About this RNA:
This is a predicted structure of a 340-nucleotide part of an RNA (small-subunit ribosomal RNA, central domain) from an uncultured Bacilli bacterium.
Context: one part of a larger RNA
Order: sequence, then C1' cells, then structure tokens
RNA sequence: UUGGGCGUAAAGAGUGAGCAGGCGGUUAAUUAAGUUUGAAGUCAAAUCUAGAGGCUCAACCUCUAUUCGCUUCAAAAACUGGUUAACUAGAGUAUGUGAGAGGUAAGUAGAACUCCAUGUGUAGCGGUGAAAUGCGUAGAUAUAUGGAAGAAUACCAGUGGCGAAGGCGGCUUACCAGCACAAUACUGACGCUCAGUCACGAAAGCAUAGGGAGCAAAUAGGAUUAGAUACCCUAGUAGUCUAUGCCGUAAACGAUGAUUACUAAAUGUUCCUUUUUGGAGCGCUGAAGCUAACGCAUUAAGUAAUCCGCCUGGGAAGUACGAUCGCAAGAUUGAAACUU
Repeated sequence: UUGGGCGUAAAGAGUGAGCAGGCGGUUAAUUAAGUUUGAAGUCAAAUCUAGAGGCUCAACCUCUAUUCGCUUCAAAAACUGGUUAACUAGAGUAUGUGAGAGGUAAGUAGAACUCCAUGUGUAGCGGUGAAAUGCGUAGAUAUAUGGAAGAAUACCAGUGGCGAAGGCGGCUUACCAGCACAAUACUGACGCUCAGUCACGAAAGCAUAGGGAGCAAAUAGGAUUAGAUACCCUAGUAGUCUAUGCCGUAAACGAUGAUUACUAAAUGUUCCUUUUUGGAGCGCUGAAGCUAACGCAUUAAGUAAUCCGCCUGGGAAGUACGAUCGCAAGAUUGAAACUU
C1' cells in the first nucleotide's frame, strides 16, 4: 500500500461559510467520451506460461501456440458522462402565524457587599478543630439615616428554551440574524460534502487607555507539622470589569464529522397545528439489530449510500530541527537515533 478501523482500546479537525475536486432526483430525445462486442495491425530474439518432442530421466535443448496492453476500423445504446426539451417528490422564494437567556448598542431598577459622613451606644469584634496574626477606648463590632462606587442579576428556573460551536439569564427600547408550523402560489435539481482558503472561537495570557466594590494567582503574616515553599486563618497585588487590538488553545466532550433514506413500541416535556394515527425539538425506558463488554437503540454506536478528517505497538515526544504565524507567552506543522 491493500485491508481493517475511529463512544470508552491508537484514531472525528473546537465550530461554521465555501472555491477547486468528488458524488448527485424523475421523464423523453440525441450523442457515443467511459462501457460492451467483433475484426485488423502491432507486441524483436531469448525468457515466462501451455502442449508436444530430443538427450536413459531431470536440469538442459528443439518445435508449436496463447495472452495482456496499445493503435485503427465497424457495431450496440442498458448504465455513467455530454447536449437539448420537460417534470416536481430534493432545495429554495413569497404570504400568514408563533416561541425563544440568539446577537449588537443604549438606557434603567431593586437586593446585597464594601467605603464615606452623621446619630445612638460600650468593650469587645473577627476567626478556627482549637488558636493566633488582624481590627477596636484616636470609640470598633452592632444599630439607624444619608451618600458614593463597582460588579453580578435571588425567586421565576425546569434531564425548560435559544445558538454552528464557543456560549447566552433583572427590566425597557432600537437594530440585526436564525428557527418551527399551516395552507396556497411560484422557481425548477438551483442539491450534498469539501483539500487549500476565509470567518467565529471559554478561560488564562499580552498591548494601550480607563475602571477597581467584592473575590483573588503572586506575596506577607498567623497557625498546623518532624518539615509545610500546602490544605485552615488574617491581609493582599496582578487579574477579574469597559473600549480597541492581539493570542487561537481546553476533558473546545455526546470523548460519538456532515448529509440522505430505511428499521417495534411505551412514556414525560417545549413549540406550532386543520386537534389529528400531524409536524419540529429536548429527555427517559426499551424491540430487532449491533457491540469485546459496558452499553447504543427513529436524537443509533442498527441497515445502506456520498464526501471530508484521522489511526496503524509502548517510550523517546507532541520533543528536536526546519518552516509559517505571534509583541511575547507560545501556537501550527512534526521526525529520528536509541530503547522496549
């Protein structure tokens, strides 16, 4: 390589858009590139293969024959491809209705924490397994009133919803996007997948300018301990927040690529609906089947098809080197010797 695989053994790219490429619904006509059939030419000799023969056999030698491939010609027209014409079951558009933490921006509300001011009030508060560091007679903690600031939105809240994924949760407004359902009309295969490419992409981190209540890497102190660079406590800086620009990674997980078709049921729930034996989601239990087992089972890991990605013993190693990207951190690509 062929093959066999990818939920958990190695293996699905974090997610999407999408050019090239691959694959592609129904009918008719045509074409003859693929395809099939026939014929001709060619395929040096030796060799190989098959059949004969000769050395006593064999090796060896001699004779005869065949194939594949390529080229040309003729024919066929089912299938694939091309062209033309048409269709509506795929796909889409219009109209109507509906649900939603979908996105962006602006505004706004109440609770809580902290801080500040003032009043009341007096000796403790805080913290722990127990303590201590710490705070407090310069009046703390507690309590009351007023004010400031930042961040997050209790209850509702739900194997509930929305989003391609990351993710999204007070309320209001504006703008933008996707989805579902019903019935008609229209377009007429316009589809699926997608190397490269482009876009998005939690947290942490980086740059510049703001902001900084709480929390809190680092750090300091107190404990614990044989030690304690920890777990516990008291403090506390980056950071967490905003804007702009980078980074491009996660157990980015359903550890399960996308699309299409088919294959028992039962049950809960969300939305739509002509209230139906309907449709679209989200769950649970289970048939056939699958699986090494666990389990999966119309939301498949079943039965098939198309396209992409990836795997090929463990370690060395996601390392070295090179290249590309990045301000850096680093990311992407990615070996070998050697060892077992």

The sequence was found in a public genome assembly.